A computed fold for a 116-nucleotide RNA, annotated as FMN riboswitch aptamer (RFN element). It was read from a public genome assembly, where an Rfam model found it.
[in-house]
RNA sequence: GAAAAAACUCAGGGCAAGGUGAAAUUCCUGACCGGCGGUAAACCCCGCGAGGCGUUCAUGCCUGAACCGGUGCAAUUCCGGUGGCGACAGUACAGUCUGGAUGGAAGAGUUAUGAU
Numbered sequence: 001g002a003a004a005a006a007a008c009u010c011a012g013g014g015c016a017a018g019g020u021g022a023a024a025u026u027c028c029u030g031a032c033c034g035g036c037g038g039u040a041a042a043c044c045c046c047g048c049g050a051g052g053c054g055u056u057c058a059u060g061c062c063u064g065a066a067c068c069g070g071u072g073c074a075a076u077u078c079c080g081g082u083g084g085c086g087a088c089a090g091u092a093c094a095g096u097c098u099g100g101a102u103g104g105a106a107g108a109g110u111u112a113u114g115a116u
Stems, first nucleotide, its partner, number of pairs: 004113001006111005017029003031096002033086002035048004043084002051062003066082005088099003
């Protein structure tokens, strides 16, 4: 100490307070949360994962939301303002409860090996 391959570890947060009701953390007021990589630092820009469909398997298909102003070489990422979005199953209609899941995974890291 390159390429390459191996083993192992890690890898998601959130309804306070109140209203209606026989019953709701599901409705209403309001509160709270934001995986991974890229890029001027991103829940809503690009890509990926998760989830759903399909398949013997692989490939594949589907899959949410943003504008305005400011600073700056550069920002839909920062600052200010105002908005919006969030799989499936269960249950009084769920981003937040329970469940598949002591699962899986984008990816991050560690260890030892290692030609010249």